[in-house]
This is a predicted structure of a 73-nucleotide RNA (transfer RNA) from Desulfuribacillus stibiiarsenatis. The sequence is in RNAcentral, with records from Rfam. Taxonomically the source falls in Desulfuribacillus (Bacteria, Bacillati, Bacillota, Desulfuribacillales). It matches the Rfam family "tRNA". The family has 954 seed sequences and 5,335,975 matches in Rfam 15.1. Its family is annotated with triplet codon-amino acid adaptor activity in the Gene Ontology. It is annotated as a transfer RNA.
RNA sequence: GGGCGAAUAGCUCAGCUGGGAGAGCGCUACCCCGACACGGUAGAGGUCAUCGGUUCGAGCCCGGUUUCGCCCA
Numbered sequence: 001g002g003g004c005g006a007a008u009a010g011c012u013c014a015g016c017u018g019g020g021a022g023a024g025c026g027c028u029a030c031c032c033c034g035a036c037a038c039g040g041u042a043g044a045g046g047u048c049a050u051c052g053g054u055u056c057g058a059g060c061c062c063g064g065u066u067u068c069g070c071c072c073a
Stems, first nucleotide, its partner, number of pairs: 001072007010025004019056001027043005049065005
């Protein structure tokens, strides 16, 4: 220098053929318990890496950039 893949909640990851974002763990409150753990109920938490474009509508499609991983030279 070239090619491929990844970036979504604090962490690990889903998200279908574009229709408007979820799970597990963690966190908070309450219940349960003599107390803790476990368990139960409810809740908070998101600029979907970033900048543009397409579209009535983008996490998803297109282009640029950044970071990480792999391969080729």
The coordinates come from a structure-prediction model, not an experiment, and the mean pLDDT is 81.